RNA sequence: CCCUUAGAGUUUGAUCCUGGCUCAGGAUGAACGCUGGCGGCGUGCUUAACACAUGCAAGUCGAACGGAGCUAUGAGAGAAGCUUGCUUCACUUUUAGCUUAGUGGCGGACGGGUGAGUAACGCGUGAGUAACCUACCCUUCAGAUUGGAAUAACAUCGAGAAAUCGGUGCUAAUACCGAAUAAUGUCGGAUUGCCGCAUGACAGACCGACCAAAGAUUUAUCGCUGAAGGAUGGACUCGCGUCCGAUUAGUUUGUUGGUGGGGUAACGGCUCACCAAGACUGCGAUCGGUAGCCGAACUGAGAGGUUGAUCGGCCACAUUGGGACUGAGACACGGCCCAGACUCCUACGGGAGGCAGCAGUGGGGAAUAUUGGGCAAUGGGGGGAACCCUGACCCAGCAACGCCGCGUGAGGGAAGAAGGCUCUUGGGUCGUAAAGUUCUGUUCUGAGGGAAGAAAAAAAUGACGGUACCUCAGGAGAAAGCCCCGGCUAACUACGUGCCAGCAGCCGCGGUAAUACGUAGGGGGCGAGCGUUGUCCGGAUUUACUGGGUGUAAAGGGAGCGCAGGCGGGAGAGCAAGUCAGCGGUGAAAUGUAUGGGCUUAACCCAUGAACUGCCGUUGAAACUGUUUUUCUUGAGUGAAGUAAAGGCAAGCGGAAUUCCAAGUGUAGCGGUGAAAUGCGUAGAUAUUUGGAGGAACCACCAGGGGCGAAGGCGGCGUGCUGGGCUUUUUACUGACGCUGAGGCUCGGAAAGUGUGGGGGAGCAAACAGGAUUAGAUACCCUGGUAGUGCACACCGUAAACGAUGAUUACUAGGUGUAGGGGAGUUCAACCUCUUCUGUGCCGCAGUUAACGCAAUAAGUAAUCCACCUGGGGAGUACGACCGCAAGGUUGAAACUCAAAGGAAUUGACGGGGGCCCGCACAAGCAGUGGAGUAUGUGGUUUAAUUCGAAGCAACGCGAAAAACCUUACCAGGUCUUGACAUGGAGGUGCCCGGUGUAGAGAUACACCUUUUCUUUGGAACACCUCACACAGGUGGUGCAUGGUUGUCGUCGGCUCGUGUCGUGAGAUGUUGGGUUAAGUCCCGCAACGAGCGCAACCCCUAUUGUUAGUUGCUACGCAAGAGCACUCUAGCGAGACUGCCGUUGACAAAACGGAGGAAGGUGGGGACGACGUCAAAUCAUCAUGCCCCUUAUGUCCUGGGCUACACACGUAAUACAAUGGCGGUCAACAGAGGGAAGCGAAGCCGCGAGGCAGAGCGAAACCCUAAAAACCGUCUCAGUUCGGAUUGCAGGCUGCAACUCGCCUGUAUGAAGUCGGAAUUGCUAGUAAUCGCGGAUCAGCAUGCCGCGGUGAAUACGUUCCCGGGCCUUGUACUCACCGCCCGUCA
Repeated sequence: CCCUUAGAGUUUGAUCCUGGCUCAGGAUGAACGCUGGCGGCGUGCUUAACACAUGCAAGUCGAACGGAGCUAUGAGAGAAGCUUGCUUCACUUUUAGCUUAGUGGCGGACGGGUGAGUAACGCGUGAGUAACCUACCCUUCAGAUUGGAAUAACAUCGAGAAAUCGGUGCUAAUACCGAAUAAUGUCGGAUUGCCGCAUGACAGACCGACCAAAGAUUUAUCGCUGAAGGAUGGACUCGCGUCCGAUUAGUUUGUUGGUGGGGUAACGGCUCACCAAGACUGCGAUCGGUAGCCGAACUGAGAGGUUGAUCGGCCACAUUGGGACUGAGACACGGCCCAGACUCCUACGGGAGGCAGCAGUGGGGAAUAUUGGGCAAUGGGGGGAACCCUGACCCAGCAACGCCGCGUGAGGGAAGAAGGCUCUUGGGUCGUAAAGUUCUGUUCUGAGGGAAGAAAAAAAUGACGGUACCUCAGGAGAAAGCCCCGGCUAACUACGUGCCAGCAGCCGCGGUAAUACGUAGGGGGCGAGCGUUGUCCGGAUUUACUGGGUGUAAAGGGAGCGCAGGCGGGAGAGCAAGUCAGCGGUGAAAUGUAUGGGCUUAACCCAUGAACUGCCGUUGAAACUGUUUUUCUUGAGUGAAGUAAAGGCAAGCGGAAUUCCAAGUGUAGCGGUGAAAUGCGUAGAUAUUUGGAGGAACCACCAGGGGCGAAGGCGGCGUGCUGGGCUUUUUACUGACGCUGAGGCUCGGAAAGUGUGGGGGAGCAAACAGGAUUAGAUACCCUGGUAGUGCACACCGUAAACGAUGAUUACUAGGUGUAGGGGAGUUCAACCUCUUCUGUGCCGCAGUUAACGCAAUAAGUAAUCCACCUGGGGAGUACGACCGCAAGGUUGAAACUCAAAGGAAUUGACGGGGGCCCGCACAAGCAGUGGAGUAUGUGGUUUAAUUCGAAGCAACGCGAAAAACCUUACCAGGUCUUGACAUGGAGGUGCCCGGUGUAGAGAUACACCUUUUCUUUGGAACACCUCACACAGGUGGUGCAUGGUUGUCGUCGGCUCGUGUCGUGAGAUGUUGGGUUAAGUCCCGCAACGAGCGCAACCCCUAUUGUUAGUUGCUACGCAAGAGCACUCUAGCGAGACUGCCGUUGACAAAACGGAGGAAGGUGGGGACGACGUCAAAUCAUCAUGCCCCUUAUGUCCUGGGCUACACACGUAAUACAAUGGCGGUCAACAGAGGGAAGCGAAGCCGCGAGGCAGAGCGAAACCCUAAAAACCGUCUCAGUUCGGAUUGCAGGCUGCAACUCGCCUGUAUGAAGUCGGAAUUGCUAGUAAUCGCGGAUCAGCAUGCCGCGGUGAAUACGUUCCCGGGCCUUGUACUCACCGCCCGUCA
């Protein structure tokens, strides 16, 4: 200076954290699916270093050489033909040109391919060679004299199928050889100087020895030899760097070094002989696995991580392995030899070959191209050159494989067309989109023109290519798809499907209303591409250098000592390794980056700069680290004195207790448990007394989160030996001697366990036996009991070995205990007070932590060192190794599988947790149910149908406040099809209503009689019939699609909010606490202060009273009439009750208790009233309603049947079983609340009665229903009865079209079960239970049900231990669908 850091989903009811999984981004030599217009630039076997047909990929030089051939030419002699000087033929020879097998030279070591091998000086980087070589090229110096002998070719002979080979003979050279010459060459000698870290190098005079050469062509050059130098290319050596594994810990014999010989271009165990015994390794040798390395590429904020395609550098390889030859250079891709495998030829004797060169083939594979053109350019080889060769290279072809660019049209166009989709039927949307209209021409097609790339004097030379490009014409014509639309993540509806089909990256969708599957419409994204899959980086601070952790989430080693290693006190001096700074060399090019430039732009290409954070050298600096040295005392240690202690080891001593033995006393039990039994005991136990034996523990007191020890651990007493701590002082001595500590070592390591031809054994006690418990009980409990526990010696080596907290050092508010020691004050001393050090506890600030918590004994702030962790399960398992006598221990994976596992805290719920409290919850009582027969409902069964619903409490005398028809929804049969009912259209009629007849079971059909209103006289209204279509209709489904209504917890006292405060947060606080209440009622206290829904009150009934009003009520008026309103009563308005008063208690409160007064006393009694919510509670059959279903039927009408069935089971009732009773009598007394016109129905008469005749009165404080019943008196006398009334026969009554299925009532006769009810269970706390009757709704009729009313009228409550339900606080939790939870094992 530039650039720069993004998160989300998923564990939970919710929260914070830890932690994994997944996604969004970029990239790719890619592949696959769907689709596909053009151009430019790139890229294209990642797999079988598998096998290869065919063609090409390395030749060139005749100016090195001798030949050969061809053409042309001149000459010679010859032959033939004849046109007699010409033609032809063969031979010899001259000259020129061309071709070239061979000899020779140079090149085939470059270029091109591949990545098998290689963990290495292979590669990268930086040095070195005084230990080296270098053809062709450049520069300089010197030289090239003179001879010789061969050999291919060729000829000939021979072998062989072939490849090829052999013999003889001839010949040339720039092929080969001898001699000469020669130094600045090489070697030897000799000494001197100088340089180097060293072996040594360099320089110099002199002496001796040795070593060279080639010509070609035609005049200009190209070659040749020696030497020196350069350049280029190579060789070797060294420092540093370079993957994983220790479940690879030891490796090595030419190995390590030396001397000498050999070898090499050169050093060297490179090789050999001898000598020595070394060398490497925890800073990872050796071994195993994997891999070409780098510049760079991808990604990333960076640090890093991954990769090593294309391009470039290096290396290695060329069918596999080995070897050398030639050469300047090779141990040689298109050379040689040998061996192996494979392929081919063969006459079986032998031969030939090597695409990991370019194309191409087979094969493998998800997968990767043409057997193309050209040497025009660039480059390479040869040549003096022309030129030849070049699958290097330049081009073209194929492939959306990648990057980049362009296009598929543009303007305008509303009747917002048609059509699609949707719909609440109004509309909305696709949508200016289309059509129609006005234009344009990129691309495309056709035609015309037409490059640069090519030149250093000029000419010639272009594969690409008639390509790029330019011009004209034509024509919107030929050019859009893919994925997605639940959240992450941009984008929504309809239909189909119905846990099916399917989707899915994670979470997860789908079980009848799926924005998640499939399709369609619409929308979103990208666009000649789009998705999917694979791989890499990122996100992931999820291996943490930058940049993490270890009390409880994964994670501190069980402890100590200690080698290596790491780190280390104060002061002075030196050095300069680290460190810092300057300068120099290098860090190839390309890439990346900045700025410019060139292709129309971009991709792409070119130029220049910076950069390449690195390595090396050099010159400095000296603070810090290091190192050397001098010194110091505060860290550390030593010595002396003192001190506390269950520190350790050894031998010894003691007492209490248990058990056993012996004896005495004594008699029937003991023992044990929740209760028992097994067991012991009359052969004398237990108990008790005395004596004895033996083992173990340390016994109680002391004893204390007190002491000691590194940890494990240590407890009677004294003795011996021994370790450590603490304190003070002389502060005496040493002078950093320290801390930590991988491996290692330990005469350290609880308990259990193992061994010994061990000893010991009281108690306890695995295993085992028996008894119990239990469904079982291999357990818990009991009775016994063996190893073991104890001692000695030797093993084992692990524990929740825990403070779940490694060691050391320093620092950072306090308060309060306790143990040991010191000092000071006071004092004679003790006590006391203050202070200090070392341990051991509690509380607490800052700080820290996810929170809990920790907090000078840190989990705070810093430093050093070690150990350990990286999702859960598999698994501390398997294999291997080591240790062990064994048991086992230490070290320690993977496959596979899941999307979590986990920590802390929060709200609830739950607990056979705790505390407090309440309720007919228990207890105390009364009456019942469960047993009987009957009624009724339900289940079950049956049926043509027994319609449907309700299902623990909270279904079951429930919906149903009335099933003979109807109701009725069910069944059988018979009808109707715009319909039994509603609205709309058209036509016809005048109906409708009422009455009658016929057929029929009826619905229905036919026939007859009767017969409209208004009017402007056109018609309108109304009704019926017919027709067509929209539609009607459905008690069909879904109460788990819903509204409304209802039940329940529960008339329980709770449920919440605002603001504030606390907490990271979920949340908490308030609402908890102390009292009190029926109550979250009230008071007090309090980081809370207030408020809302609930409680209470307000409303209704009832109990007292005042007042007003009084008829139908009432009556002091004798009756009636009338009068009156005191009383009863009726119904309006008031009063009254509020802990208001007194006393006691309480905290001076709230309140409680007692009392007074009062009709009533502490919410007086009752009702209505039901918070937030729970139960997918109930109801689609009250009603309403979405969706689905039926439409000559699942709709409608009718007749008959059914809902009333009946082996059985359950619920709810009424009636009883009798004397608190039955029956009879007195027909005597006393209610309340209701009802009444299609009604209640009086008196009177008839009937034994139900009832009938009759009809007064009354729309009711008037009349009627209406008689109240229990009560009282008499009788019966305990029986299946004078109880009980079921069942049944007969005879009647009433209602009603109709009592057969299937109503109620009466009389008479009949007279069943039943003698108080097992286990179990219900209601009720006062005008209540119990008991007695009365009324009403429904209703033609039918009440033991339901809803009301009054009469008579009890017993009991000590109390809250227990059962059930509920409330508050607290605690635990792995539950939150919330204990009917969760979850483990086995089996299927």

This is a predicted structure of a 1388-nucleotide RNA (small-subunit ribosomal RNA) from an uncultured bacterium. Its Rfam family is "Bacterial small subunit ribosomal RNA". The coordinates come from a structure-prediction model, not an experiment, and the mean pLDDT is 81.